[in-house]
Parts: sequence; structure tokens; C1' cells
RNA sequence: UUUGUUGCCACGCUGAAUUCCCGAAUGGGGAAGCGGGGGACCCAUACCUGGGGUGAAACGCAUUUGUCGCGUGGGGCGCCUUUCAGCCCUAACCCGUCAGCUAACCUCGCAAGCGUCAUGAAAGGAGUG
Repeated sequence: UUUGUUGCCACGCUGAAUUCCCGAAUGGGGAAGCGGGGGACCCAUACCUGGGGUGAAACGCAUUUGUCGCGUGGGGCGCCUUUCAGCCCUAACCCGUCAGCUAACCUCGCAAGCGUCAUGAAAGGAGUG
């Protein structure tokens, strides 16, 4: 001097996954806030190849019929919305024959993973000084 690893702090990103209080404080309990599921009338739908849920993570074409590929659609990129351009993602898991919508009501979650001047321009808006 360079590279890598680890720990702490700060500022951020995807995501609902944050803040606070009590506690014999490792375990636990509660509140607010955000998010999910179940669940009437009415309405709607099906008769099965079982069906369904969280999530952006679907559909079509092509294929060597396995991967791979292409297109459309969907999602993300540092205050918010829209337009344009650029870059990237399009997974995984769960329920177990059962669940449409759904007031009252019942119930569950608050994880995990990453980044270090960070995509940029335009119009409008918000906020701060």
C1' cells in the first nucleotide's frame, strides 16, 4: 500500500415484519402500529383432472421433449405520483380432501436477506431551512 475476514456504529434497500411498556431481564407477557387467514344474509361459482394460501414471482411460444431460449405480463432500484430511459428479479414455502365474497366475531405474523455516494431525466406535489 492492496486484498480478505470479523465486530460495533451510522445511513439506506427488498419485505407487513416497527416502536414502546412490564418482568425473578437468556425464557415470558402486554400495548400501539403495520400485515395475513377464517367467518352470515345477499350475490356469485363449481360438479372435478382434488382444491386452497402467503408472495411480484403468471401466461404463451419454441425446444434437444430434461436443462437452456424468446415474448407478453407482473415486481424492485434512497420523499411521493406519473412519463421516458437504464439496470435487475420473475423464487420459495405452507395447508392437507377443507376454506368464493362476507358484517359481527375468531385467529395468526412482526422474519429473513442485502448495500455503502448509492440508477438518471422531466412534470407535478409534499416537507424542511